[in-house]
GlmS glucosamine-6-phosphate activated ribozyme aptamer from a Coriobacteriia bacterium, 165 nucleotides, folded computationally. Its Rfam family is "glmS glucosamine-6-phosphate activated ribozyme aptamer". The family's RNA type in Rfam is riboswitch. For this family Rfam cites "Control of gene expression by a natural metabolite-responsive ribozyme" (Winkler et al., Nature, 2004). Rfam's curators write: This entry contains a glucosamine-6-phosphate activated ribozyme that is found in the mRNA for GlmS. GlmS is an enzyme that uses fructose-6-phosphate and glutamine to generate glucosamine-6-phosphate. Gene Ontology terms of the family: catalytic activity and regulation of gene expression. It was read from a public genome assembly, where an Rfam model found it. Its mean pLDDT, the model's own confidence on a scale to 100, is 80.
RNA sequence: CUGCUCGAUGAAGCGCCAGGACUGAUGCGGCGAUGCGGCGUCAGUCGACGAGGAGAGAGCUGAUCGAAACACUCGGCGGAUGGCUCUCCGGCCUGACCGGAGUCGUGACGUCACCGACAAAGCCUGCGGGUGACCGCGGGGACAAAGCGGUGGCGACCCGGUAUC
Numbered sequence: 001c002u003g004c005u006c007g008a009u010g011a012a013g014c015g016c017c018a019g020g021a022c023u024g025a026u027g028c029g030g031c032g033a034u035g036c037g038g039c040g041u042c043a044g045u046c047g048a049c050g051a052g053g054a055g056a057g058a059g060c061u062g063a064u065c066g067a068a069a070c071a072c073u074c075g076g077c078g079g080a081u082g083g084c085u086c087u088c089c090g091g092c093c094u095g096a097c098c099g100g101a102g103u104c105g106u107g108a109c110g111u112c113a114c115c116g117a118c119a120a121a122g123c124c125u126g127c128g129g130g131u132g133a134c135c136g137c138g139g140g141g142a143c144a145a146a147g148c149g150g151u152g153g154c155g156a157c158c159c160g161g162u163a164u165c
Base pairs, nucleotide, nucleotide: 014078015077016076017075019074020046021045022044023043024042025041026040027039028038030036031035049066050065051064055088056087057086058085059084060083061082089105090104091103092102096162097161098160099159100158109155110154111153112152113151114150115149116148123140124139125138126137127136128135129134
């Protein structure tokens, strides 16, 4: 250094890095030369800011919303509570119960419109680590949208039975 085994910890703008950019060291050149810039090697750094999101299983697919920024949150790999289909469970299916069809997922029928929100980073400031690129933490502080929340309109509210009146 690599592989195997065991244990612990760790996640969904989440994890990782071979492209790329940047930093340091170093080697070799270039130029109009006291500076500028190129190529290679090694090591390192960056590589998604929050809101939102889970009935169970299988399969397919490859997943909502905006903020910031401008070689970037670019590019690549993996994953993910997303979407669809089937099965099961559950709610609804205008009074009770059963079966079916339908529809959705526990705030549990569809659709449309309107309204709503102390977001976080970016920014400013301070402390700490690092030669540096950068990293961690504290304080200040404003601004979103949605399949999120609320209100209302419109539409659907079926089929076959049982019991009771």